The RNA shown here (transfer RNA) has 73 nucleotides and comes from Eptatretus burgeri. The organism belongs to Eptatretus, within Eukaryota. Its Rfam family is "tRNA". Rfam links the family to the GO term triplet codon-amino acid adaptor activity. Rfam classes the family as a transfer RNA. The sequence is in RNAcentral, with records from Rfam. The coordinates come from a structure-prediction model, not an experiment, and the mean pLDDT is 82.

[in-house]
RNA sequence: GUUUCUGUAGUGUAGUGGUAAUCACAUUCGCUUAACACGUGAAAAGUCCUCAGUUCAAUUCUGAGCAGAAACA
Numbered sequence: 001g002u003u004u005c006u007g008u009a010g011u012g013u014a015g016u017g018g019u020a021a022u023c024a025c026a027u028u029c030g031c032u033u034a035a036c037a038c039g040u041g042a043a044a045a046g047u048c049c050u051c052a053g054u055u056c057a058a059u060u061c062u063g064a065g066c067a068g069a070a071a072c073a
Stems, first nucleotide, its partner, number of pairs: 001072007010025003018056001027043005049065005
């Protein structure tokens, strides 16, 4: 340089145009224990990378940009 792929709570993920974004771990607060761990119940935590476009409606489709990864040169 060319091509392809990825970007979603702190971390890892699901989500093929429909109103309210999923789960696990972690975090916080209870229950339990003499106390801790384990177990168990609940809660909080997302500008869905940015900008623009298409659409009645976009995390999802299109374009550009940004960041990262892989292959080739």